[in-house]
RNA sequence: GGUGAACGCUGGCGGUGUGCCUAAGACAUGCAAGUCGUGCGGUCCUUCCUUUUUGUACUUUAAAUAACUAGAGUAUAAAGAGGAUGGACAGCGGCGAACGGGUGAGUACAAAGCACGAACAUACCCUUUAGUGGAGCAUAGCUGGCCGAAAGGUUGGGUAAUUCUCCAUAAUACCUCCGGGUUAAAGACUUCGGUCGCUAAAGGAAUGGCGUGCUUAUUACCAGCUUGUUGGUAGGGUAAUGGCCUACCAAGGCUAUGACGGUUACCGGCUCUUAGCGGAGAGUCCGGCACAAUGGGACUGAGAUACGGCCCAUACACCUACGGGUGGCAGCAGUUAGGAAUCUUGCGCAAUGGACGAAAGUCUGACGCAGCGACACCGCGUGUGGGAUGACGGCCUUCGGGUUGUAAACCACUUUUAUUUGGUCAUAUGACCUUUUGAAUAAGCAACUACUAAUUAUGUGCCAGCAGUCGCGGUAAUACAUAAGUUGCAAGCGUUACCCGGUUUUACUGGGCGUAAAGAGUCUGUAGGCGGCCCAAAAAGUCUCAUUUCAAAGACUCCGGCUCAACCGGAGAAAGGGAUGGGAUACUAUUAGGCUAGAGUCAUACAGGAGCUACUGGAAUUUGUAGUGUGGGGGUAAAAUCCGUGGAUACUACAAAGAACACCAAGCGCGAAGGCGGGUAGCUAGGUAUGUACUGACGCUGAGAGACGAAAGCUAGGGUAGCAAAUCAGAUUAGAGACCUGAGUAGUCCUAGCCGUAAACGUUGUCUGUUAGUUCCGAGGUCUUCUUUGGAACGUAGUUAACGCGUUAAACAGACCGCCUGGGGAGUAUAGCCGCAAGGCCGAAACUCAAACGAAUUGGCGGGGAGGCGCACAACCAGUGGAGCAUGUGGUUCAAUUCGAUACGAAGCGAUAAACCUUACCUGGGCUUGACAUCCUGCUUAUAUUUUUUCCGAAAAGAAAAAAUUUAGUGGCAGGACAGCUGUUGCAUGGCUGUCGUCAGCUCGUGACGUGAGUUGUUCUCUUAAGUGAGGUAACGAGCGCAACCCCUGUGGUGUGUUUUUUUGUCACACCAGACUGCCUAGCAUUAUUUUUGUUGGGAGGAAGGAGGGGACGACGUCAAGUCAGCAUGAUGCUUAUGUCCAGGGCUACACACAUCCUACAAUGGGGCUCACAAAGGGUUGCAAUACCGCAAGGUGGAGCUAAUCCCCAAAGUGUCCCUCAGUUGGGAUUGCAGGCUGGAAUUCGCCUGCAUGAACUUGGAAUUGGUAGUAAUCGCAGGUCAGCAGACUGCGGUGAAUACGUUCUCGCCUCUUGCACACACUGCCCGUCAAAUCAGCAAAGUUGAGGGCACCCAAAGUACCACCUUUUGGUGGUCCUAAGGUGAAUUCAGCGAUGAGGGUU
Repeated sequence: GGUGAACGCUGGCGGUGUGCCUAAGACAUGCAAGUCGUGCGGUCCUUCCUUUUUGUACUUUAAAUAACUAGAGUAUAAAGAGGAUGGACAGCGGCGAACGGGUGAGUACAAAGCACGAACAUACCCUUUAGUGGAGCAUAGCUGGCCGAAAGGUUGGGUAAUUCUCCAUAAUACCUCCGGGUUAAAGACUUCGGUCGCUAAAGGAAUGGCGUGCUUAUUACCAGCUUGUUGGUAGGGUAAUGGCCUACCAAGGCUAUGACGGUUACCGGCUCUUAGCGGAGAGUCCGGCACAAUGGGACUGAGAUACGGCCCAUACACCUACGGGUGGCAGCAGUUAGGAAUCUUGCGCAAUGGACGAAAGUCUGACGCAGCGACACCGCGUGUGGGAUGACGGCCUUCGGGUUGUAAACCACUUUUAUUUGGUCAUAUGACCUUUUGAAUAAGCAACUACUAAUUAUGUGCCAGCAGUCGCGGUAAUACAUAAGUUGCAAGCGUUACCCGGUUUUACUGGGCGUAAAGAGUCUGUAGGCGGCCCAAAAAGUCUCAUUUCAAAGACUCCGGCUCAACCGGAGAAAGGGAUGGGAUACUAUUAGGCUAGAGUCAUACAGGAGCUACUGGAAUUUGUAGUGUGGGGGUAAAAUCCGUGGAUACUACAAAGAACACCAAGCGCGAAGGCGGGUAGCUAGGUAUGUACUGACGCUGAGAGACGAAAGCUAGGGUAGCAAAUCAGAUUAGAGACCUGAGUAGUCCUAGCCGUAAACGUUGUCUGUUAGUUCCGAGGUCUUCUUUGGAACGUAGUUAACGCGUUAAACAGACCGCCUGGGGAGUAUAGCCGCAAGGCCGAAACUCAAACGAAUUGGCGGGGAGGCGCACAACCAGUGGAGCAUGUGGUUCAAUUCGAUACGAAGCGAUAAACCUUACCUGGGCUUGACAUCCUGCUUAUAUUUUUUCCGAAAAGAAAAAAUUUAGUGGCAGGACAGCUGUUGCAUGGCUGUCGUCAGCUCGUGACGUGAGUUGUUCUCUUAAGUGAGGUAACGAGCGCAACCCCUGUGGUGUGUUUUUUUGUCACACCAGACUGCCUAGCAUUAUUUUUGUUGGGAGGAAGGAGGGGACGACGUCAAGUCAGCAUGAUGCUUAUGUCCAGGGCUACACACAUCCUACAAUGGGGCUCACAAAGGGUUGCAAUACCGCAAGGUGGAGCUAAUCCCCAAAGUGUCCCUCAGUUGGGAUUGCAGGCUGGAAUUCGCCUGCAUGAACUUGGAAUUGGUAGUAAUCGCAGGUCAGCAGACUGCGGUGAAUACGUUCUCGCCUCUUGCACACACUGCCCGUCAAAUCAGCAAAGUUGAGGGCACCCAAAGUACCACCUUUUGGUGGUCCUAAGGUGAAUUCAGCGAUGAGGGUU
């Protein structure tokens, strides 16, 4: 883009089309083929005329009247006969019914399309010629009888014709032996002019039958098929040819250019799609074919093997009196069934067409119209123009507003459509014309993450759901649902199904095969395909011209008709296909002749581990014998099994056996590949060079086919030294069906045969030509410059997705073959072929996934490599882990033990101080505009506010009294907005912090390289603490980091300065100097050399020497690391409570586990006495001296100090005495008593003092921490916090070591390189069994069904033939063929199937 569509939501009108795609299932009812009386005999009806009989009434006659009877007449009625007019009808006869209409079951050719052909037929129609004389027998209808329920049948009688028969006539007809013979007719009507017919013949038009060529789906897991089969002769049959049929003869015919078989399917014009080539389809319309419930058959006829005819069989249905009969919607409507799904039991012959008729006309579900369905296409409308306070409402909001939106309201206008009236079109609800009313009667559907035009809010919370693909949803969803808005299309819009396109994703146009799927293991060669140079012929391919054809419709162009369009009408043209005829001859094919460059032959040389056969050699191994000799040997990472005192191993000599061939040996050689290696001989094949002697295209490739084909394996027979699957032991291990060790059988070897596969690999088919080079090796040549031919390495152009390839192509071209088309299932199943078997060859599907794969990139990782670093290891020192206690954490407990942190990077952490407060927790008691902020409204000046006091209460709160204070600053009360929350989310956030890590890295601009990701720079060499620096370099520069700048400290100088009794000095502050490989020397590296540069060691000078020491400072980033409880903050939750106030309790619990400290275990110590030396800090709610009291903690008291002025203020250490190796004079836990201090308060729950008590602990398992110098260790001091409380933290100084060979290892890190199937990145990824569930397929004893054939049995109707009978029409019986039916053995396909084996998914 499309559709004969369907489904969901919605729906105003018209035009034109279109509508059972499924069950060729079954059908009630009505209609769909009749017509002609101018072919015929009749029957009925209407009207009129003539006539007969009868009834009734009246008149009249007979005999005077009446009655009766009889006759005549008139009127009327009924019945009958004849004639005429008009109409209808069953039957005979004629024509039609073979057309028109339906459907697509069958059919892969008996059909169709295109183009040709010869052996034919044709009613009606047209033209022409010639005729139309005479006679006769029947029969339907009708009538009578009989049978039957019916349908219908039978029989007697009589009748007509354009029915039928005979005679005559007879050619331009037919037959013929060429003499001849045979064959026809029908009349009707008439206005009397003629018209319509009939017969025979010829021609035409148009139609039909038959034949030939080409084209027309798929399947080889269908490879051989065929007996009327192929051809001939004769006959039959037909309109006609022909095995169409029959008899006889011959043995043919088709097939890898796909026969035969299977499956599917009406064919074409055309339709959809596509740039085109193509692909798909076959509905409506047109042409053809086939079919008419299923199967068979003939009759009639011009024409049928006949949809609305006949006969038979079968199935189904209906009627029945049970004897029998009837039927065929795939005609139009309609019903039913099936299905996702497809219409009215309409009107009319007015138009077009058809049948019949002389015509009028009749018939016509063909057709024309109408109806139903948005099923499709096309057109129209649902208003138009004004209209801003940008109304209300909705939605959103940053609360300002925005948007819906000129949209609405409102004003003016118009009337397509709608409604009303009348007329014409057969009718009509429709069309057209006319007319009335009024903006009235008329908008939805889908989408809004990207592809893809269009976004927000709310709800939900991996739920509900969405989804074409990727995917969305786990509390801020533009993806679900709803709303608002927007976008798209619009009387429709979406979804589903199917076709084409995109898809170069089957590649003709127009793909590939080294590594992505894909080159057969290799060669020989058949068919086939392709093929060197020259001359000529002919003209098959090829090219060109002409004629003809490819129906119409459709498509295209132009013009025209419906108001336009869809739709319809007219005209025209091109391309292409077929056929016939004429022409051209370059190329290809063909024919004929020639050539030598391809190919081959010959000659001369040469190389080789090419193949086969026979013979033969030495070393080694093992075994045997003999000797020497003694206790081990062997084996391994270490062992053991094993061998050995019955003499091993070792050494020597001799002998036997089998297998393999060291060195040479290589970037080597040969071979088609597999493969081939001691030596000699024989046989065989191939190759290379040279020669220009010979042949003269003999060539290349190669479907099928054939041959060869490692190892393993198989069969038979040998052989067996070594090695060695299986197997047995020993080890290893969680186990060890393995790796290691000791044994050891098939096998390995030979002969004969099979197998036919390998990572059979260069993962690269064979052949030919063309296209830069350099280097090495082998074999030749005119010996070397060069050339031919092989084997390798690099590399240009080119090529490749990249890697790479690159004259040995994966470059550029040509020829031929093989193979590929997402992954898994699966090289599996089935069928077939091969094989002794193992197995091989060929080779699917269901199902399942959205990937699988290649090359390269960046990272990360490695029980990969290289280099380097770090208290990382090592070396050394001191610890932790064991004890007691302190603190923190987990766990447990509890009313509560508030919360957070919880690998390194939580755990003396937030907390730099939990008795109350803090406090967030628990229990209880209170408050509700609130403890706190801002605003609004109303009330309130006394029951107001402040202070004091009293009562009650645990307190908060409440109640009362007194004094003071003020008229506007406010305060209070009530109400409303709001406050408040240490409630939740650190995975919504800001900020801050930790960590890798003070590791040396992380990047950018321009340029360059690469298709790209990316790379280069940043790699390399040397160096550094350092991406620090130097050299080199497709890079050149730059930034954040490093370093430096900053602070403290170490030296000196200058200046200033308080304190100090004063000076110097010290000290403090500020500024300056100083260190930079600056100087000397040696080594090493770099460099062609001299240089240079870098580095290392030593030295001088110096306070300090190679960054002097320490600190602050933390790149790009990582860990959804930590923190909503420090603060801020989005969202969310609570609002008489999750807020707030108060009292008490808790955070301090205690079987236990962990982390970090402290104190120790002692003599380098403990205790007593004595004597010294700091730094840095702090101090007015404070530090507090001297002094006095107390054993002490402390108390009294207060000098001095707002601090270089006063105070807090040292300990290890010195000297000396005691203790003497003990659970002690070590150690001080625990507990008792008595006190002190702070504070409102010390019980839960503080610190200190004195006396008393005197626990564990005697150096600590596995494991583990810190430290490289003023460091560790050890010693004390100060500060912050703080009313009080320091074993913690942060600082300060005193004393003051040991060790580092070194980088193998552990941990971490940096750089380069390498491999990777990892990228949440090795705590990665991932394999198989087992267990469970489920799905589809396979095999399977069997079982069920279907299809087409074969053989046999039976055989209806019917044609043909034969016999008999006969009213001459026919009947009966038989023969041949045969539908249906039956039986049987096979075959193909399909369904089910206990169970079995494997596969997919979870």

Small-subunit ribosomal RNA from an uncultured Chloroflexota bacterium, 1402 nucleotides, folded computationally. The prediction has a mean pLDDT of 82. The sequence is in RNAcentral, with records from ENA and SILVA.